[in-house]
RNA sequence: ACCGAUAAAAGGCACCCCCGUAGCGAUGCGGGUUCGCAAAGUCAGGAGUCUCAAAAGCCACUUGCUCCGAGAUCGUCCGGCUACCGAA
Numbered sequence: 001a002c003c004g005a006u007a008a009a010a011g012g013c014a015c016c017c018c019c020g021u022a023g024c025g026a027u028g029c030g031g032g033u034u035c036g037c038a039a040a041g042u043c044a045g046g047a048g049u050c051u052c053a054a055a056a057g058c059c060a061c062u063u064g065c066u067c068c069g070a071g072a073u074c075g076u077c078c079g080g081c082u083a084c085c086g087a088a
Base pairs, nucleotide, nucleotide: 012037013036017032018031019030020029021028022027035075041081042080043079045078046077047076048073049072050071051070052069056066057065058064
C1' cells in the first nucleotide's frame, strides 16, 4: 500500500400496535410508535407460507381437501446486485 474484518464512532431502517387510505383479500402506502436489524438496502430467480375466483377431481351432500391460474410476502430461507466506518 492492497484485501478482509470485529470493536468503536457517525449515522440508517422501523416489528407489534394505533389512525388514515387503496384493495374482494393476502397485503401495500402515509403519519405516530420503536421489537429488533451489519445489509431489516434492493430484486419475486428458486423454495416456503399466505390470499382470491371459476372449472375439474375426491369425500360429503352444510362443507372440506386436492388441482389449477392470478396475486402477496425480501423483517421466512437460499440466491443475484449494490453499500458507510474500520482499532485489534
Molecule: c-di-GMP-I riboswitch aptamer
Organism: Acidobacteriota bacterium